């Protein structure tokens, strides 16, 4: 780095060092020197994988239930929201649906 599948209106933050951006582009709206990203350190949610239990089952393997000194992720706002399509309406809007792009996890190349 590309392809699959699957999630994605829940959850969870303090301290240190730094010092100006961030929130994926664009558009708009938030954050942000009352400290942005980073980096450390601790705590913390969360069940993707993995474990270890219960049931089913010949088995593969389904379900469920446990945070478990294991592997990832995450801890501001629905993936902050719209951009395209289509469906609805009481139409400057606003409501479901889908595309597309992102982010995670998990397998393949």
């Nucleotide at each position: 780095a590309u392809c699959u599948u699957a999630u994605c209106c829940a959850g969870a933050g303090u301290g240190g060092c730094u010092g100006a951006g961030g929130g994926u582009u664009g558009g708009g709206c938030c954050c942000u020197u009352u400290g942005a990203a980073g980096c450390c350190a601790c705590a913390g949610c969360a069940a993707c994988c993995g474990g270890u239990c219960g049931c089913g089952g010949a088995a593969a393997c389904g379900c469920g239930a446990c945070g478990c000194a294991g592997g990832u992720g995450c801890u501001a706002a629905c993936u902050c929201c719209c951009c395209c399509c289509c469906g609805g309406u009481a139409c400057g809007g606003c409501c479901g649906g889908g595309a597309g792009a992102g982010a995670u996890a998990a397998g393949a190349u």